[in-house]
RNA sequence: AGAGUUUGAUCCUGGCUCAGAACGAACGCUGGCGGCGUGCCUAACACAUGCAAGUCGAACGAGAAAUUCUGAUUCGUCAGAAGAGUAAAGUGGCAGACGGGUGAGUAACAUGUAGGUAAUUUACCCUUAAGAAAGGAAUAACCCACCGAAAGGUGGGCUAAUACCUUAUAAGACCAAGAAUUCUUUGGGGUUAUUGGUAAAAGAUGGCCUCUAUUUAUACGCUAUCGCUUAAGGAUGAGCCUACAUCCUAUUAGUUAGUUGGUAAGGUAAUGGCUUACCAAGACAAAGAUGGGUAGCUGGUCUGAGAGGAUGAUCAGCCACACUGGAACUGAGACACGGUCCAGACUCCUACGGGAGGCAGCAGUGAGGAAUAUUGCGCAAUGGGGGAAACCCUGACGCAGCAACGCCGCGUGAGUGAGGAAGGCCUUCGGGUCGUAAAGCUCUGUCAGGUGUGAAGAAGUGAAGUAAAACGAAUAAUUUUAUUUCUUGACGUUAACACCAAAGGAAGCACCGGCUAACUCCGUGCCAGCAGCCGCGGUAAUACGGAGGGUGCAAGCGUUGUUCGGAAUUACUGGGCGUAAAGAGCGUGUAGGCGGUUUGGUAAGUUGAACGUGAAAGUCCCAGGCUUAACCUGGGAAGUGCAUUCAAAACUGCUAGACUUGAGUACGAGAGAGGAAGGUGGAAUUUCCAGUGUAGAGGUGAAAUUCGUAGAUAUUGGAAAGAACACCGGUGGCGAAGGCGGCCUUCUGGAUCGAUACUGACGCUGAGACGCGAAAGCGUGGGGAGCGAACAGGAUUAGAUACCCUGGUAGUCCACGCCGUAAACGAUGGGUACUAGGUGUAGGGGGUGUUGAUCCCUUCUGUGCCGUAGCUAACGCAUUAAGUACCCCGCCUGGGGAGUACGGUCGCAAGGCUAAAACUCAAAGGAAUUGACGGGGGCCCGCACAAGCGGUGGAGCAUGUGGUUUAAUUCGAUGCAACGCGAAGAACCUUACCUGGGUUUGACAUGCUAGCGGUAGCGAACCGAAAGGUAAGCGAUCCGCCUUUGGUGGAAACUAGCACAGGUGCUGCAUGGCUGUCGUCAGCUCGUGUCGUGAGAUGUUGGGUUAAGUCCCGUAACGAGCGCAACCCCUAUUUUUAGUUGCUACCAUUUAGUUGAGCACUCUAAAGAAACUACCGGUGUUAAGCCGGGGGAAGGUGGGGAUGACGUCAAGUCCUCAUGGCCCUUAUGCCCAGGGCUACACACGUGCUACAAUGGUCUGUACAAAGGGCAGCCAACCUGCGAAGGCGAGCUAAUCCCAAAAAGCAGAUCUCAGUUCGGAUUGGAGUCUGCAACUCGACUCCAUGAAGGAGGAAUCGCUAGUAAUCGCAGAUCAGCAUGCUGCGGUGAAUACGUUCCCGGGCCUUGUACACACCGCCCGUCACACCACGAAAGUUAAUGAUACCAGAAGUCAUCAAGAUAACCUGCUUUUGCAGGGAAGGGGUGCCUAAGGUAUGAUUAGCGAUUGGGGUGAAGUCGUAACAAGGUA
Repeated sequence: AGAGUUUGAUCCUGGCUCAGAACGAACGCUGGCGGCGUGCCUAACACAUGCAAGUCGAACGAGAAAUUCUGAUUCGUCAGAAGAGUAAAGUGGCAGACGGGUGAGUAACAUGUAGGUAAUUUACCCUUAAGAAAGGAAUAACCCACCGAAAGGUGGGCUAAUACCUUAUAAGACCAAGAAUUCUUUGGGGUUAUUGGUAAAAGAUGGCCUCUAUUUAUACGCUAUCGCUUAAGGAUGAGCCUACAUCCUAUUAGUUAGUUGGUAAGGUAAUGGCUUACCAAGACAAAGAUGGGUAGCUGGUCUGAGAGGAUGAUCAGCCACACUGGAACUGAGACACGGUCCAGACUCCUACGGGAGGCAGCAGUGAGGAAUAUUGCGCAAUGGGGGAAACCCUGACGCAGCAACGCCGCGUGAGUGAGGAAGGCCUUCGGGUCGUAAAGCUCUGUCAGGUGUGAAGAAGUGAAGUAAAACGAAUAAUUUUAUUUCUUGACGUUAACACCAAAGGAAGCACCGGCUAACUCCGUGCCAGCAGCCGCGGUAAUACGGAGGGUGCAAGCGUUGUUCGGAAUUACUGGGCGUAAAGAGCGUGUAGGCGGUUUGGUAAGUUGAACGUGAAAGUCCCAGGCUUAACCUGGGAAGUGCAUUCAAAACUGCUAGACUUGAGUACGAGAGAGGAAGGUGGAAUUUCCAGUGUAGAGGUGAAAUUCGUAGAUAUUGGAAAGAACACCGGUGGCGAAGGCGGCCUUCUGGAUCGAUACUGACGCUGAGACGCGAAAGCGUGGGGAGCGAACAGGAUUAGAUACCCUGGUAGUCCACGCCGUAAACGAUGGGUACUAGGUGUAGGGGGUGUUGAUCCCUUCUGUGCCGUAGCUAACGCAUUAAGUACCCCGCCUGGGGAGUACGGUCGCAAGGCUAAAACUCAAAGGAAUUGACGGGGGCCCGCACAAGCGGUGGAGCAUGUGGUUUAAUUCGAUGCAACGCGAAGAACCUUACCUGGGUUUGACAUGCUAGCGGUAGCGAACCGAAAGGUAAGCGAUCCGCCUUUGGUGGAAACUAGCACAGGUGCUGCAUGGCUGUCGUCAGCUCGUGUCGUGAGAUGUUGGGUUAAGUCCCGUAACGAGCGCAACCCCUAUUUUUAGUUGCUACCAUUUAGUUGAGCACUCUAAAGAAACUACCGGUGUUAAGCCGGGGGAAGGUGGGGAUGACGUCAAGUCCUCAUGGCCCUUAUGCCCAGGGCUACACACGUGCUACAAUGGUCUGUACAAAGGGCAGCCAACCUGCGAAGGCGAGCUAAUCCCAAAAAGCAGAUCUCAGUUCGGAUUGGAGUCUGCAACUCGACUCCAUGAAGGAGGAAUCGCUAGUAAUCGCAGAUCAGCAUGCUGCGGUGAAUACGUUCCCGGGCCUUGUACACACCGCCCGUCACACCACGAAAGUUAAUGAUACCAGAAGUCAUCAAGAUAACCUGCUUUUGCAGGGAAGGGGUGCCUAAGGUAUGAUUAGCGAUUGGGGUGAAGUCGUAACAAGGUA
C1' cells in the first nucleotide's frame, strides 16, 4: 500500500466481499513448564449455610456457671475460697455515613473543564486563647408479679455514671443600635471602640505529699497523661451557584399557573418559588422548547498516518442504588447495603392469635445462558475502627486453589550420518519424493522427576535494662530520644543453588481454484457435499471426501461474534448533482450567511508572551529492579483544553466620518404574440331555409356500419351559431416560469439604449412564509360549430375490451372558485469577476464616407452556430461554460421493496406534500467499443426475382426415409448442409441384428515357464445342419554338440499354464485425421507509426472503377501476409519435331488404307507461338477504367477444371483409420446353420416410364466421343423366336474385342381412341450367374393389359454449345443399375430491369441483444414459502387528567386529664396543694401503595383481507428493446 466481483471486451459510477489490528469472549481439535495479569457482559432473578462492624472495665452500676479445694452435714445438701471482677447482658462514649458491591434508574448542574460562595458547614486531627463553679432528679441492668406458642411486652420496687436537668460565670462568639475607618464586582464585606441582650462544661487513670484539709497516710489537695466546654485559625471533607461541553428522533411544534418575576413571611448550615400569602403576566422555544427512545459520566481503552470512529471490563475520580414504593429519626455527616416506621410482592415459622427476613459484601446454591472460579489460609505485610496501651475486629487486603482466558519467556534435543535402507505416495516405468529425515555413532542436560541446602518480604509493637532530656516541689510517676537483649511469616515441601539419573516424559491445528503462501493421485458423478466474495460438483474435480506431498502459525491453531481500519462508501482534513443517485416548476421576500473604496477610534474575534490548572495510574522518552521479557519502580515530556493578566492592531467585527465604481432615482428615445378589460373583422367547418339536379354519396389496404328516391353527395343564394385566427412567420420577439399570435381602443408591468444630474453600499443569496403555476380533473351557472375520453356499431384478427372506419356523451369555450402536478427539460439554481477568436440574427447608439440610400468600422443589450486553451468517465461544454475563483440556497449516498405503508397536514373529491422498515439481490447503472440483429436507410452482387424453357407436386413403378410391425426388421445421417446419403452394388458371405448349436490363451499378435519325437503336416471312416468332435493310416524340415546304426539340446509347430489377445460395446460434448456448410463469397489479418485513459480506431473509410480489398486518385498513414488474380490441367488457332498400331493428297493395288509408297493433311504427343486493353476513336480527373472499332482462330477472366483465406455451426464421423477414459473377459470375444436388414394400413424426399401424332410401330440407312478387357473382352461361324448355348480366331490393346451408337434421315402404317398410347400387375414357359435364386437376382418368350387424357396449394433446375432431348462407356460386381461417375450427338428461348421474395458484400443508423432475434423481456392467473400493512376486536404496559380514599411520618394546631425535675405556698421531716414538660390522644395540610372514570401512547395477538418479495423447465397473451411491427 491494496485486491476480487456488473461487460464479448473497455472506461467510469456504485454497492458487496477480502487481506490488518483488537477482545472480560464462546465453540471445535489439541495440550509440556513457568512468571505476570484477568475471570456472570445474560435474570438490579430467587437464595440454604458460614463469615463480612465492632470496640472501650483507664466512663458506670451490677455480676454468674461448670469445675476444683476446704469445712459442715439430718447424706438430700449447705457455707467459704479459687474460677473471677472472668463470661454474657445492660447504661454510656466513639465507630456502624468509611471500607466492600452493583449500574437498575438518570439526557440531569448527573458528569467533565474552568470559576464563584461577600450565601455555607465540617466529628475525629493540628495550632492558639480562655475555662472547667454550685447543685438536683431520674432510669436500664437487677428483683417481684403478670401476658404470650414465639417474637416480645406490661405493672410495681432499688441503683450508678464522662447519661439527663437547674443555676452561676462569659475572654471571645451571636443578635440589636448607632459611630469611625478601610476594602469592594450587584449587593455589601472587613476592622476598631461603646451600650443592651442570649448561651457552657465531666470526669478518668497513674504517681506524690510541695501547698491545703484531715492527721502519718489518704484526699474533694498537688502533679502528669487522657478526656470535657467556649472561641479563633489551619487542614480535610461536604453543600450550593454559574459558563461551556455532553446520544438519536420534527412521522414530537408549541410548552408552562408555583409556571416567570416582585414584595412580605416561613424554612435551611446556606442562596433561591424551596414553601405560603398578595401583586404583575410573564418564562422557554426552529441555535430545537415540550414529548418519545436509548444510556451511569470521566481519566482512559481499541482502532486510525492523522482528523476521526467505536467503547466506558479490570485500575482510579465522581454519581446513583441497596427486595419494590414512601417517610422521617439519630447524628458533625444519612433520609442510612448488613438501622427504624408504614404499605406492597415473595419466602419461612406458627399453638392460626401472631411473628421473622432481604448476598447489587466474601465464598457458595438454584435458575437463566454460548459463557465466567474455592462454601480455602492468614491478619505476617499495607490500610481501617475502637482503646492510654496490650490487644480485639477487619471475606478491605495479603496469599493460595480452578480456567491456555490474555500477554511474556523456555522446552520438546545437538553434531555426524547415503546402501540416498525399508515402507508410503507419484510415475513418461527411466525414475522422483518423504529425505540427513530415520537407523547407526558421538555428545549435552534447560524443563519435568528425586535428594539436600536455603534467602528476601520484618519495619515495628511490647517487655526488661542502660543513658540523656522535658515536666514537676520531687531522685516519684509520665513523656521523648538513643541503645542492648528477647518476641512476630499465611504464602511455604517458597524463590534460588548443588547433586543424582536419563534422549529418556513433552506437537498440534488450519489451509493448498483466484483474491492468498502452498499440487498430485484415488473415490464420487448437479449426488454427497463445499462456499468470505467470485463460484465449484452433470465420468478425466489442483474447489466435494480420503491419501501422499506442500504452505502458514505454533502450546496453540482454526471458527463464530463484536469494534475500528481498508471506506475519499457522510468527504473538516477529503466527494458530488447535463446523461451514472442528486438543481426545488418559477418568482417576491423574513430570519440567517456573505459583502465596494478610504480615515480615526476600539479590542469581541485573531496573534504572541506570562501565570494557574489540566489528580494519580495509563501513552511516549530516559534510567533502574526481577537470569530475559511480560511485569514493576523512579524521573521527564506530552496532555493540542479552560481560565486570568499583559501586549500587538494587519485582517474580520463594532463605532464615528468621508467617497463613487456596486445599486437606485430623475430626463429623452425607440422595440416587443408581456398582462388585463372592452369592442370589431374576414376565410373555413357545421346546421337551417330556398333553388338547380339525380342516384348514388361517404369511407378504406379492401370493406362494412352510416347518409340518400321522404331527393342525399354536388352546386347556387340567404341565414344562424360557436371556436380558432391561413399568408406575414423567421433556432425572430416578449415574459420569472407556466406561457403569449387577426385588427382597434383603454389601463398596466418589465427590459434596452443615450447623455447629464442626484442619493451614497441603500447590495447578493435566501431556511420558513407568501404569490404565480400547462394539460387533465372538480364545483356553480352559461355556451356548445368543429374535435372528441367513455360508450355503440362496422371491420381486422386465433382472439381484438386496440390500432382503421361510422357515430357520439363528458370535456374542449366563457365567468367565478378549487386542484398544484408534468420529460414543469437547457434533464444544467441564483449572483459577481476573469479567460483566443470566427460567423449569423434582433433592438438601440457612435464614427468614416456619401446629396441621400446601400456599404464599411466600432460599441451596448439579447438570441443562434463553429471553435482555441481548459474541463469531462466519455459523449460533449467552451465569454449564454459543464473553464478559473468567491458567496448563498436546494439536493444525493447500491438495486428492488417505494415515492409505497403508517402518522401528520392540505384538498369537495381525485389526490398532493412530508416519508420509513421488514425482507430480498450482487449487482442495478452511465458513456463509449467490436460484433450480431432490425417488418432502419444507402450502394452493389447472385438463375435471387423478373423474362423464358423444362420439370416436381396428380398416375404406375424404382429407390431412400419416417412411422408401424417383428424374435430381429443391425447401426449411423435428420432445415438449407439427412432422405438413389455411408452403401462404387444385403440370396450365403458381406452382417455389425435375431433364434439355435458350439468354444474359452481363444479366429489374430508378442513374451515367459513347463512339457512334447511318431512332433508339425496330410488324413480314410463314424457322429453332426454345420462348426466341430473321435480317429485308423501316411509322415517331415532347420541349427549346434557328442562315444556319427544313432543319441541329445535348441528353433519351428503342438499341449498345459501365466502375462495378455479380442470387442462394428459407450462417449464425435475428451480427441487426431478427414469431410460438409456459409462460399470461389471478397474478404481476414499483421509490423511499425499515429489517434484514443481504454476496449479499440486508423490502415481496410472516402471519390471513381472492377468478377474481385481489381486498380487509380485522395488520405496519418507506410508497408506486408493469407485470400482474389496469375502460375497448373483440359479445350479453341498455329509452328516445329516425330510418323506406328494413326492418316491417305499424289502413284499403284484391294471387297476393305487391304497392301506397296508417303508423312502433305487428319490425328497422336512433346516443345513453342499467340491475347497484353497491344492499336485507333470517344469518354473519364491528363488516372484506373469504360464504350465503340480495326485486326485476329480467339477480345476484355476466350470456355471449363483443379485450387476453398481468418473463421462459424460443441455441424458429421469412436461403424474407414488412429486414439484418452470407461465397460465386457467360459462373454458385449470367437466359430457355425437358418432367419432378418427385402416386412406394410400409411406419410415424405429423389428418380424412371408415361399420358401420345414435334408421336407409336415396321423397314432401310448415316455420323461420335470417352472408356474397359487375361479368373478378362470375346470376332467370325453353327443352334435357338429370344435370353443364350456350342465351337473357336484375335487381343496384355491408337493393332483384337466390348461395339449396335441413339435421336437423325428416307419410306410405309396408325388417325385422336384409354388407342397399334401407356406399360404396371398377373399366369405360363425358359436362359444365365452362382454350393444354393423359397423367403430374395437379372434377363428372354407367350399371354394378361392397371392407373394415367398434362396434374391443387405449393415448389425445383437452367443464361450457350447452356436448358431440353438422344444414346454410349466405366466403377462396384459371380450375378444384379431407373442410382452414381464420365462421354459425345442434336440443339433452343429469354434477360425490360432491380420495385418485390431469398442469400450475400460494403458503408451508415438504432439497440435494454453478446448462448448474439430460434435474442431479450412484461403483466394477470394457478401453486409453495417469507416478511409487512389494514382489520370487528382483544390482552398488557406506560404516563396524563379528574375524583374517591388515605398508612407511616414531619410540620401546624386543639382540649381535657395526669404528673417526675423545677418554681410558689404550707409543713419539723416524710410529704401535701397550686403552677408546670415530654410522651400519648384528637384535628388539619402534604402524601405512597390502592380504587373509579376519561381520553392518549406503545407493544402483542386477531377470522378475514391487501399489495410486495422469492421460487430450472405451469397457463394466457406479446406491452417494451430495431421505425419492436400503432415511435
Small-subunit ribosomal RNA from an uncultured delta proteobacterium, 1527 nucleotides, folded computationally.